The part of an RNA shown here (small-subunit ribosomal RNA, 5' domain) has 519 nucleotides and comes from an uncultured prokaryote.
Context: one part of a larger RNA
RNA sequence: GAAUGAACGUUGGCGGCGUGGAUUAGGCAUGCAAGUCGCGCGAGAAGGGUUCUUUUGCUUGCAUUAGGACCUGGAAAGCGGCGAAAGGGAGAGUAACGCGUGGAUUAUCUACCCCUGGAUCCGGGAUAGCUGUGGGAAACUACAGGUAAUACCGGAUAACGUCUCCGGACCAAAGGUGUGAUUCCGUCUGGGGAUGAGUCCGCGUCCUACUAGCUAGUUGGUGGGGUAACGGCCUACCAAGGCAAUGAUGGGUACCGGGUGUGAGAGCAUGGCCCGGCUCACUGGGACUGAGACACUGCCCAGACACCUACGGGUGGCUGCAGUCGAGAAUCUUCCGCAAUGGACGCAAGUCUGACGGAGCGACGCCGCGUGCGGGAUUAAGGCCUUCGGGUUGUAAACCGCUGUCAGAGAGGCGGAAAUGCUAUGGGGUUCUCUCCAUAGUUUGACCUAUUCUCAGAGGAAGUGCAGGCUAAGUUCGUGCCAGCAGCCGCGGUAAUACGAACUGCACAAACGUUAUUC
Numbered sequence: 001g002a003a004u005g006a007a008c009g010u011u012g013g014c015g016g017c018g019u020g021g022a023u024u025a026g027g028c029a030u031g032c033a034a035g036u037c038g039c040g041c042g043a044g045a046a047g048g049g050u051u052c053u054u055u056u057g058c059u060u061g062c063a064u065u066a067g068g069a070c071c072u073g074g075a076a077a078g079c080g081g082c083g084a085a086a087g088g089g090a091g092a093g094u095a096a097c098g099c100g101u102g103g104a105u106u107a108u109c110u111a112c113c114c115c116u117g118g119a120u121c122c123g124g125g126a127u128a129g130c131u132g133u134g135g136g137a138a139a140c141u142a143c144a145g146g147u148a149a150u151a152c153c154g155g156a157u158a159a160c161g162u163c164u165c166c167g168g169a170c171c172a173a174a175g176g177u178g179u180g181a182u183u184c185c186g187u188c189u190g191g192g193g194a195u196g197a198g199u200c201c202g203c204g205u206c207c208u209a210c211u212a213g214c215u216a217g218u219u220g221g222u223g224g225g226g227u228a229a230c231g232g233c234c235u236a237c238c239a240a241g242g243c244a245a246u247g248a249u250g251g252g253u254a255c256c257g258g259g260u261g262u263g264a265g266a267g268c269a270u271g272g273c274c275c276g277g278c279u280c281a282c283u284g285g286g287a288c289u290g291a292g293a294c295a296c297u298g299c300c301c302a303g304a305c306a307c308c309u310a311c312g313g314g315u316g317g318c319u320g321c322a323g324u325c326g327a328g329a330a331u332c333u334u335c336c337g338c339a340a341u342g343g344a345c346g347c348a349a350g351u352c353u354g355a356c357g358g359a360g361c362g363a364c365g366c367c368g369c370g371u372g373c374g375g376g377a378u379u380a381a382g383g384c385c386u387u388c389g390g391g392u393u394g395u396a397a398a399c400c401g402c403u404g405u406c407a408g409a410g411a412g413g414c415g416g417a418a419a420u421g422c423u424a425u426g427g428g429g430u431u432c433u434c435u436c437c438a439u440a441g442u443u444u445g446a447c448c449u450a451u452u453c454u455c456a457g458a459g460g461a462a463g464u465g466c467a468g469g470c471u472a473a474g475u476u477c478g479u480g481c482c483a484g485c486a487g488c489c490g491c492g493g494u495a496a497u498a499c500g501a502a503c504u505g506c507a508c509a510a511a512c513g514u515u516a517u518u519c
Base pairs, nucleotide, nucleotide: 001519002518003517004516006515007514008513009512010511013369014368015367016366017365018364019362020361026325027324028323030322031321032320035082036081037080040079041078047072048071049070050069051068052067053066056063057062058061089280090279091278098205099204100203101202102201103200104199105198108197109196113193114192115191116190117189118188119187120186121155122154123153124152130145131144132143133142134141135140161170162169163168175185176184206252207251208250213243214242215241218240219239220238221237222236223235224234225233255277256276257275258274259270260269261268262267282303283302284301285300286299305316306315307314308313333359335358336357337356341355342353343352344351345350372402373401374400375399382393383392384391385390406460408455409454410453411452412451415448416447421442422441423440424439425438426437427436428435429434463508464507465506466505467504468489469488470487474503475502476501477500478499484491485490
């Protein structure tokens, strides 16, 4: 000098874009953060409509009361499907094929999506919800009865699939909407693609020898098991190997990279925000489901902690968004919206989305703008200095004239969004319930706002550090090795340009200094 996720002191007008729990991976009140589908299924509340019977009133066909039937409706819950393995957070662990880079997989899997074949046949028994009877403070739960499905099971069919001793053996399915389906939405089984993932290998990847030896599933083989898949991955037997001064083993520290800071570069330091990968989800262990997890807001066991309890027993997991306590030098709102982008589900309309889009707070950072402009000498008063003549503050002020950025008040206004969706018409595709295109109408903004006009009036807007040398900028007074200053040299013991104050000056400026850290 440059830099920072900074902090502290003094000061503080506006805006844009960024950025903000680095310490206790410490504990958490409260709300929200993952649902969706009625075009899979049974049942069906409230409400609405029609009609019948009935009560009451009177105007005798209208109002009203209660009930039944049918239609509609579709809440809460349930079965079922898909999603919940994404998105979001954190960096504890990890010195490792974890990451980076380049390869391998004739040793592998891949839901949804795309392309392309074939199939979608015949049957069955349950179970939730529900009804009834119970238990329990609650969480929840027992028994009996009975019901549905794209839930479950059996049979048939079986190849260009799987296995194979090449003879053969084996493996599936479900329907829905609809007047009308080879055609729409689905289901089953192949092949290919895409995407994602698993596994293996070469090379690279911090400090320490005051850590020198380490290793028995250890190193290799055979048989077997297991996995989607290779393999001591596991197991029985056999052999006695394997690693290490090119640093094994142990110890310490640490997520890694793209990058970032600095530097002329080489390098050194670093890994916050953003992107890619990895790992973790109160601590430890385990599997289940599934295409995918050994699963942040799933399950089971153990532990610590906290809460409820009728003392018998139960419940919980913010390293999601806000918020709270604690610790700390230190880090924000219990905000608005799904309008945009993206995601889940759905034929769709749509629903959900603390992802995301926005607003709020903080000079935390960078950048931009403003705090006026011109004239104005009795060089006013006051302050300070003085050789007492004057000098300086200083054209600075007053005063005169002008302007109107920003902020303030009011009025307009393009845009981010016109895309999309819905309806209608026309045309094309393939006859349609489907789909594409065009046109017309209509609909969707949480939040922000370019820019323009009007109003008023210099009005609302300057500080901080320093002034001995390094280093730009000095005088007076006070103090008297005291009080104090200080980055280094050093100042202060009675004339201190170095302490304190005043005036003046210098530097930077909505900031200026200090501290810490890196180059």

RNAcentral holds the full RNA, with entries from ENA.